[in-house]
Context: one part of a larger RNA
RNA sequence: CUGGGCUUAAAGCGCACGUAGGCGGCAUCGCAAGUCCAUUGUGAAAGCCCCCGGCUCAACCGGGGAAUGGCGAUGGAUACUGCGGAGCUAGAGGACGGUAGGGGAGAGUGGAACUCCUGGUGGAGCGGUGAAAUGCGUAGAUAUCAGGAGGAACACCGGUGGUGAAGACGACUCUCUGGUCCGUUUCUGACGCUGAGGUGCGAAAGCCAGGGGAGCGAACGGGAUUAGAUACCCCGGUAGUCCUGGCCCUAAACGAUGAGCACUAGGUAGUGGAGAUUCCUACAUUUUCACUGCUGAAGCGAAAGUGUUAAGUGCUCCGCCUGGGGAGUACGGUCGCAAGGCUGAAACUC
Numbered sequence: 001c002u003g004g005g006c007u008u009a010a011a012g013c014g015c016a017c018g019u020a021g022g023c024g025g026c027a028u029c030g031c032a033a034g035u036c037c038a039u040u041g042u043g044a045a046a047g048c049c050c051c052c053g054g055c056u057c058a059a060c061c062g063g064g065g066a067a068u069g070g071c072g073a074u075g076g077a078u079a080c081u082g083c084g085g086a087g088c089u090a091g092a093g094g095a096c097g098g099u100a101g102g103g104g105a106g107a108g109u110g111g112a113a114c115u116c117c118u119g120g121u122g123g124a125g126c127g128g129u130g131a132a133a134u135g136c137g138u139a140g141a142u143a144u145c146a147g148g149a150g151g152a153a154c155a156c157c158g159g160u161g162g163u164g165a166a167g168a169c170g171a172c173u174c175u176c177u178g179g180u181c182c183g184u185u186u187c188u189g190a191c192g193c194u195g196a197g198g199u200g201c202g203a204a205a206g207c208c209a210g211g212g213g214a215g216c217g218a219a220c221g222g223g224a225u226u227a228g229a230u231a232c233c234c235c236g237g238u239a240g241u242c243c244u245g246g247c248c249c250u251a252a253a254c255g256a257u258g259a260g261c262a263c264u265a266g267g268u269a270g271u272g273g274a275g276a277u278u279c280c281u282a283c284a285u286u287u288u289c290a291c292u293g294c295u296g297a298a299g300c301g302a303a304a305g306u307g308u309u310a311a312g313u314g315c316u317c318c319g320c321c322u323g324g325g326g327a328g329u330a331c332g333g334u335c336g337c338a339a340g341g342c343u344g345a346a347a348c349u350c
Stems, first nucleotide, its partner, number of pairs: 004321003007304002012318001014201004021194003025088002028085004033081002035077008049065006091191001092188003095184004103177007110154001114150008125136002162169002206247006215241002220236004258317006266295012299306002323350003332343004
């Protein structure tokens, strides 16, 4: 290179935006670069291959032919690709009218619970476990009532439900702000898809500086258990968990399933719109668009399964895989304050 693959066997980048590049709707005119046809030049000889011939045969040699993937020139064709011109509206985007939502950011507010503090009542236990003990308590605990302070999280609603590109997002109110969906034939007129590099976002833990610290709680101390117990259970408890600013950039970052477009039986349920029927409304039936589930024909699949939300049938673009271990290691490079991340072998061995 050809070929085969990527849900679970090796293999989809965590997600997006986007540069180069690749690919690209309908109809028309022109050009003729790609493409096709004809003619012509060249493609040395020898060799290889075919035919004929010469040495008694063969090797060897001689003659002829074929071949020489190709390149150039001239003339011609114009379906497809390309390039140029002028158009179109089915892709894409805008406008207008609606629409639902834990989408994002900031500010403020609320109640339950918890802990601490103060005071009242009360008077011997409380707590904890399999059972205990450490622990707390006559300097008055636990319990209970009242008042105060503080931090974190928002029960019920809550859903197989909603939103977001992913990570993720859940009390309430206000302000700022992103996107979706539906309807209208109102505008632009291919403005599109993908995307190597690049850029941004990216749970938790961790790091730096400054705050904060109720509960929980790595480390650590103690009590148990045990042969031991550097654990599981119990009593404490620092970092952390929270906020602001700056880093880190990983994950079973999962649908273990890249993005986009088109096509290919149904049934059923939910969410958000729009329409029709029903005198109107509620309700009901039904059509249609978008999304979220279950089930399932054909097909696909090694099977499990998947099945209009494809893992079916096709096209475009990107990423990735090539036996196990060594190893996501070493070395080098690069990023980082560090921890470490990204890139990423070989010897050897089975």
Molecule: small-subunit ribosomal RNA, central domain
Organism: metagenome